This is a predicted structure of a 356-nucleotide RNA (Bacterial RNase P class A) from an Alphaproteobacteria bacterium. NCBI's taxonomy places the organism under Bacteria, Pseudomonadati, Pseudomonadota, Alphaproteobacteria. It was read from a public genome assembly, where an Rfam model found it. It matches the Rfam family "Bacterial RNase P class A". By type it is a ribozyme.
RNA sequence: CCAGAGGAUUGGAUGAUCGCGGGCGUCAGCUCGAGGAAAGUCCGGGCUCCACGGAAGCAUGGCGCCGGAUAACGUCCGGCGGGGGCGACCCCAGGGAAAGCGCCACAGAGAUCAGACCGCCGCGCCUUGCGCGGUAAGGGUGAAACGGUGCGGUAAGAGCGCACCGCGUCUUCGGCGACGGAGACGGCACGGCAAGCCCCGCCAGGAGCAAGACCAAAUAGGGACGGCAUCUGAGCUGCUUUCGGCUCGCUGUCCGGGUCGGUCGCGUGAGGCGUUUGGCAACGAGCGUCCCAGAGGAAUGGUCAUCCAACCGCUUCGGCGGGGGACAGAACCCGGCUUAUAGAUCCUCUGGCCCU
Repeated sequence: CCAGAGGAUUGGAUGAUCGCGGGCGUCAGCUCGAGGAAAGUCCGGGCUCCACGGAAGCAUGGCGCCGGAUAACGUCCGGCGGGGGCGACCCCAGGGAAAGCGCCACAGAGAUCAGACCGCCGCGCCUUGCGCGGUAAGGGUGAAACGGUGCGGUAAGAGCGCACCGCGUCUUCGGCGACGGAGACGGCACGGCAAGCCCCGCCAGGAGCAAGACCAAAUAGGGACGGCAUCUGAGCUGCUUUCGGCUCGCUGUCCGGGUCGGUCGCGUGAGGCGUUUGGCAACGAGCGUCCCAGAGGAAUGGUCAUCCAACCGCUUCGGCGGGGGACAGAACCCGGCUUAUAGAUCCUCUGGCCCU
């Protein structure tokens, strides 16, 4: 200097002027006021309500290597194993195929306990080919061909034998563990798919801020037609059984009437910032400090001026001119994940080239 990998921050600044919402204030005025994703609504919770709670089972759904973090999670951190990359690094819905069922199209001889198209070898014959036998090392088909490489052996071949690798069993060492190392024995074949059903282990009540609570006011404490049940009963937010508890009905269709008001929920939090400390880290603990939106059809904005990052042109290298800022707007809150994003800055690491 070029190319790449991982992580982090920011995503315009200043002044004037006019305006809007909250809080404080008699007033004047003071003070605060939209994101890293506020988006998606995909997960997990806090919170609210439901007379339901304990135990067991089932259904449905989710997760799935090991250890940890967390309020919790399908998240995150650190490892193990497998795969990709020269590398820094990246990816993996990662338990079980010997419980069972199912699938592997087409091509191909043959795709599970398979198989001979071309070929190789041997014998025979009516000899430029044919028949019989052997073979599965070579070629072909395919996503995948019943271990791989090499040597020996053989008529030609084959774990047929041997060495190493792979695989299986056993022993031993290291590690909390997933796993890894070493050794011995055995020629040992029965592949893949569970992101197919399934098996195993663990987790889960439902509905949701349009949850829900309160105040005020008004009406008609309305009407019709049904169904189930009625104490040896029925109901109680997935279902069944059991134990305990609570309630005394449950429910369909149609007609009609009143209220479309207000307050709360609504932001002091699994909170932010700084610092010390434990830990590889995720994260935890201590101390200090701060209050950082709360609307209710929905505020947080408009205008002017100056400056400025990237970018382009010129340059006497002082600068001048142009130009320009993405994705996008809180509505109960928080922890994640995913998606969109013009740019700007910083840190660490990898590969290559050049100079010293």